Predicted 3D model of a 71-nucleotide RNA (transfer RNA) from an Anaerolineae bacterium. RNAcentral records the identical sequence in 2 taxa. The prediction has a mean pLDDT of 81. The sequence is in RNAcentral, with records from ENA. Rfam family: tRNA. It is annotated as a transfer RNA. Rfam links the family to the GO term triplet codon-amino acid adaptor activity.

RNA sequence: UGGGGGUUCGUCUAAUGGUAGGACAUGCGGUUCUGGCCCGUAAAAUCGGGGUUCGAAUCCCUGACCCCCAG
Numbered sequence: 001u002g003g004g005g006g007u008u009c010g011u012c013u014a015a016u017g018g019u020a021g022g023a024c025a026u027g028c029g030g031u032u033c034u035g036g037c038c039c040g041u042a043a044a045a046u047c048g049g050g051g052u053u054c055g056a057a058u059c060c061c062u063g064a065c066c067c068c069c070a071g
Base pairs, nucleotide, nucleotide: 001070002069003068004067005066006065007064010024011023012022013021018054026042027041028040029039030038047063048062049061050060051059
């Protein structure tokens, strides 16, 4: 430099163009003599910019970063 793939709560992982969910972790509460286990509950995310569309995590363009292949 060329080609391909990837980027979603703190982590992992879902989501036919139509309310962004779940698990773990965390906070609070319940349970317990205390802690753990268990139960309930809360907060928390679509890599950046632009476009298409009534509506974009999803489609298109562009940029950034990571991985693989080629030279």